[in-house]
Context: one part of a larger RNA
RNA sequence: GAGCGAACGCUAGCGGCACGCUUAACACAUGCAAGUCGAACGCCAUCUUCGGAUGGAGUGGCGAACGGGUGAGUAACACGUAGGUUACCUGCCCUGAGGAGGGGGAUAACUCGAGGAAACUCGGGCUAAUACCGCGUAUGGCCUACGGGUCAAAGACUUCGGUCGCCUCAGGAUGGGCCUGCGUCCCAUUAUUUAGUCCUGGUUGGUGGGGUAACGGCCUACCAAGGGUACGAUGGGUAGCUGGUCUGAGAGGAUGAUCAGCCACACUGGGACUGAGACACGGCCCAGACUCCUACGGGAGGCAGCAGUGGGGAAUAUUGCGCAAUGGGGGAAACCCUGACGCAGCCACGCCGCGUGAGUGAUGAAGGCCCUCGGGUCGUAAAGCUCUGUCGGAAGGGAAGAACGGUUGACGGUACCUUCCAAGAAAGCACCGGCUAACUCCGUGCCAGCAGCCGCGGUAAUACGGAGGGUGCAAGCGUUGCUC
Numbered sequence: 001g002a003g004c005g006a007a008c009g010c011u012a013g014c015g016g017c018a019c020g021c022u023u024a025a026c027a028c029a030u031g032c033a034a035g036u037c038g039a040a041c042g043c044c045a046u047c048u049u050c051g052g053a054u055g056g057a058g059u060g061g062c063g064a065a066c067g068g069g070u071g072a073g074u075a076a077c078a079c080g081u082a083g084g085u086u087a088c089c090u091g092c093c094c095u096g097a098g099g100a101g102g103g104g105g106a107u108a109a110c111u112c113g114a115g116g117a118a119a120c121u122c123g124g125g126c127u128a129a130u131a132c133c134g135c136g137u138a139u140g141g142c143c144u145a146c147g148g149g150u151c152a153a154a155g156a157c158u159u160c161g162g163u164c165g166c167c168u169c170a171g172g173a174u175g176g177g178c179c180u181g182c183g184u185c186c187c188a189u190u191a192u193u194u195a196g197u198c199c200u201g202g203u204u205g206g207u208g209g210g211g212u213a214a215c216g217g218c219c220u221a222c223c224a225a226g227g228g229u230a231c232g233a234u235g236g237g238u239a240g241c242u243g244g245u246c247u248g249a250g251a252g253g254a255u256g257a258u259c260a261g262c263c264a265c266a267c268u269g270g271g272a273c274u275g276a277g278a279c280a281c282g283g284c285c286c287a288g289a290c291u292c293c294u295a296c297g298g299g300a301g302g303c304a305g306c307a308g309u310g311g312g313g314a315a316u317a318u319u320g321c322g323c324a325a326u327g328g329g330g331g332a333a334a335c336c337c338u339g340a341c342g343c344a345g346c347c348a349c350g351c352c353g354c355g356u357g358a359g360u361g362a363u364g365a366a367g368g369c370c371c372u373c374g375g376g377u378c379g380u381a382a383a384g385c386u387c388u389g390u391c392g393g394a395a396g397g398g399a400a401g402a403a404c405g406g407u408u409g410a411c412g413g414u415a416c417c418u419u420c421c422a423a424g425a426a427a428g429c430a431c432c433g434g435c436u437a438a439c440u441c442c443g444u445g446c447c448a449g450c451a452g453c454c455g456c457g458g459u460a461a462u463a464c465g466g467a468g469g470g471u472g473c474a475a476g477c478g479u480u481g482c483u484c
Base pairs, nucleotide, nucleotide: 001484002483003482004481006480007479008478009477010476013354014353015352016351017350020346021312026310027309028308030307031306032305035062036061037060040059041058043056044055045054046053047052069265070264071263084179088176089175093172094171095170096169097168098167099166101135103133104132110125111124112123113122114121115120140151141150142149143148155164156163157162198228199227200226203225204224205223206222207221208220209219210218240262241261242260243259244255245254246253247252267288268287269286270285271284290301291300292299293298318344320343321342322341326340327338328337329336330335357387358386359385360384367378368377369376370375392421393420394419395418396417397416401411428473429472430471431470432469433454434453435452439468440467441466442465443464449456450455
């Protein structure tokens, strides 16, 4: 000098755009953050013009594995980059080939009864389906000893034209998993060990078997005794990685907030279930700590989602509006849901822009300060006069953002435009010994104090405190911290 997610002190007019728990991955009151489909299905309630409509819980389907948060852990194929390889899966979507025949038994809701404080649970009975189960069929798939064996399905709506679905298979697209080499922070050109040292027992490899969508010690039985390491193993400390960001002429150094890609995590530890996909933030089970309810028998919970609370801290915001746009889930659609998102609120935290007036005005007014008492200076500064209207206030008009002909805007009567009013409401902060731009007076008297370094202060202090004047920045200015 530049920079910051900053903090603190003094000060503060407006707008635009950004940013805002760096600490306790501490604990959380309350509300919301994932639903949707009646064109899969039966039932209940209300209304009824008896056609049906509306609402409700339930069965069923799809979604809830996305989106959003955090950085604890991780020194690792986690990330980044370049390349290789094959033993795989992929719902919805697109393309193509073919098929949907004929049956059955249940069950929730409901009803009856019982238990419980509750959470909820148990038993009897009734019922439907695109829920479930046999049989038939097999373009095709899978297995095969090549003889064969085996695997499906569902309907709904209709203007009767059809539309949306269902089953099997092949290909595509998308996503995911796997392997190899290089590389991969600091201690580390290291500590310990040094003439044989350290690490390793599923350890290194093989065979058989199991498991997986699939390869593989991934797991297991047996066999062999291997494998890694001074090009740094093992152990310890620290840490999410990157695109980037800051600085610097560059090389480099520091850093990894916001935005974007990847990873990991979801009270702590473990586990699987469902599913195309999870070992699953707002799912389940077990254990633990903690909190809450309880009729003491037993139950409930997980904000590192958005707000918000307590706590910690130098320190970081509203328990706001809206689905209008963009995007996502469901639905044939209308539409519903969406604290993603779009906006608004708070904060000079940052960047950028604008203003706090312009012209004229010398009896150089009053007043302050200094003075050699002549005067000098603040100073055209003020007053006064003439203007202007950024900004401010009032009134009127008033968007684009909306796609797709109509309808649909949270923001918002916002931005913007016109008219009127009136200089009206709008300047501070630090510094003035040298470095370093800027000087005098008074007070104090090694005191009180200053200070980044050198150093000032003990009676004439340009260095302390005040005043006048000046210098530098300016809605900011200084201080502190950190980086180059």
Small-subunit ribosomal RNA, 5' domain from an uncultured prokaryote, 484 nucleotides, folded computationally. The prediction has a mean pLDDT of 80.